[in-house]
RNA sequence: AAGACCUGUCCGGAGAGAUCGUGAGGCUGGGGCAACCCGGUACGCGCGACGCCGAAGGCGCAACCCGCCCGGAAACGCUCAGGCAGAACAACGGCAUGGUCUC
Numbered sequence: 001a002a003g004a005c006c007u008g009u010c011c012g013g014a015g016a017g018a019u020c021g022u023g024a025g026g027c028u029g030g031g032g033c034a035a036c037c038c039g040g041u042a043c044g045c046g047c048g049a050c051g052c053c054g055a056a057g058g059c060g061c062a063a064c065c066c067g068c069c070c071g072g073a074a075a076c077g078c079u080c081a082g083g084c085a086g087a088a089c090a091a092c093g094g095c096a097u098g099g100u101c102u103c
Base pairs, nucleotide, nucleotide: 002102003101004100005099006098007096008095010094011093012092017050019049020048021047022046023045025043026041027040028039029038030037031036051084052083053082057080058078059077060076064072065071
C1' cells in the first nucleotide's frame, strides 16, 4: 500500500391506506349546586376488518462460481415476520476511527 470481516461518533438511503370499526385512556369545549350529562381531538395504545408494499430478519428457485462433487450464491419469487404522514428503524453504498486476519 491492497483486500476480507467487525465496529459507529457521521452522510446518502426506496416502496406501500395520517384507511375503517371498536375499547379503555390522555388532552380539551359546553351544561349542571352536585351526582352527572352532551361534544371535540391524526395524542398515542389494545383488539378486529379490508386494501397495499419489499430493502431488517426468514423461507424458496438457481443464473453463476466449479471439469464434476461438496460448498457458496441475487436487489429474482413468497410475504411468516416487518412496514404503509413525519421522526425513528432500515438492506445497500460512502466515510471515519479503532480492532482482527491475509499477503
The RNA shown here (Glycine riboswitch aptamer) has 103 nucleotides and comes from an uncultured Pseudomonadota bacterium. It was read from a public genome assembly, where an Rfam model found it.